The RNA shown here (transfer RNA) has 73 nucleotides and comes from a Pseudomonadota bacterium.
RNA sequence: UGGGAAUUAGCUCAGUUGGCAGAGCAUACGGCUGUUACCCGUAAAGUCGCAGGUUCGACUCCUGCAUUUCCGC
Numbered sequence: 001u002g003g004g005a006a007u008u009a010g011c012u013c014a015g016u017u018g019g020c021a022g023a024g025c026a027u028a029c030g031g032c033u034g035u036u037a038c039c040c041g042u043a044a045a046g047u048c049g050c051a052g053g054u055u056c057g058a059c060u061c062c063u064g065c066a067u068u069u070c071c072g073c
Stems, first nucleotide, its partner, number of pairs: 001072007010025004019056001027043005049065005
């Protein structure tokens, strides 16, 4: 300096021909029991990296930027 990939809950990750943001683990509370663990139920937790644009409507399409990573010179 050029190109590719990734960025979504505390962690690991889903989610697309644009139409209500989700799962597992973890956390809190409850059930189960002699107790803990296991198991079962409920709940909380998100400005979908940031800023613009397109659209009736954007996690999703377009542009720029940031961070991480890979490849090339």
The sequence is in RNAcentral, with records from ENA. Lineage of the source: Bacteria > Pseudomonadati > Pseudomonadota. Model confidence (mean pLDDT): 81 of 100. Rfam family: tRNA. Gene Ontology term of the family: triplet codon-amino acid adaptor activity. By type it is a transfer RNA.